RNA sequence: CACUUAUCAAGAAAGGCGGAGGGCAUGGGUCCUACGAAGUCUUAGCAACCUACCAAACCAUAACGGCAAGGUGCUACUUCCCACUCAAAAUCAUGGUUUUGAGGACGAUAAGUA
Numbered sequence: 001c002a003c004u005u006a007u008c009a010a011g012a013a014a015g016g017c018g019g020a021g022g023g024c025a026u027g028g029g030u031c032c033u034a035c036g037a038a039g040u041c042u043u044a045g046c047a048a049c050c051u052a053c054c055a056a057a058c059c060a061u062a063a064c065g066g067c068a069a070g071g072u073g074c075u076a077c078u079u080c081c082c083a084c085u086c087a088a089a090a091u092c093a094u095g096g097u098u099u100u101g102a103g104g105a106c107g108a109u110a111a112g113u114a
Base pairs, nucleotide, nucleotide: 002113003112004111005110006109007108008107013043014042015041016040017039021032022031023030026083027082028081029080044075045074046073049071050070051069053066054065084103085102086101087100088099089098090097091096
């Protein structure tokens, strides 16, 4: 890098260094940012994917036990919103537009495989 599975409307902060960008493909929006962006270090926290431990079970039930030591991850805005498909409603010149819902695609994270 690729593939598979699961989740993605919740949750969670400060300080030091740094010095202009960032919101993780692209485009269009829009937001954050010198009252200090990215990155990096320290501490704290959130969560519960994996390991360990406790409990339960050894079948099934859509999913759903506890703990938080270790391995990641995360701590603005729904994956910040939209860019595909389908359905419904409204509008109306029957072409479109808007709204809502569902499903995809992309992306992110974890575990596994090669």
A computed fold for a 114-nucleotide RNA from a Cytophagales bacterium, annotated as SAM riboswitch aptamer (S box leader).
Rfam family: SAM riboswitch aptamer (S box leader). Gene Ontology term of the family: regulation of gene expression.